[in-house]
RNA sequence: GGCUUUGUAGUACAAUGGAUAGUGCGUGAGCUUCCGACGCUCAAAAUCUAGGUUCGAUUCCUAGCAAAGCCA
Repeated sequence: GGCUUUGUAGUACAAUGGAUAGUGCGUGAGCUUCCGACGCUCAAAAUCUAGGUUCGAUUCCUAGCAAAGCCA
């Protein structure tokens, strides 16, 4: 330098064009307990950036950025 893949809560992952973007772990609050732990309930928290297509984009297209891999 070229090619491929990936980029979503703190973390690990779902969501393949439509709905309030969900799940586990974690965090906070409450219930429970003499105190903890377990359990139950509730809450906060995210789509890498900029354009484009579309009535509608996490999803499709383009460029960039970052990470991983392959080739030179």
The prediction has a mean pLDDT of 81. Predicted 3D model of a 72-nucleotide RNA (transfer RNA) from Bernardetia litoralis DSM 6794. A source record names the gene tRNA-Arg-CCG-1-1. The RNAcentral record of the sequence draws on GtRNAdb and Rfam.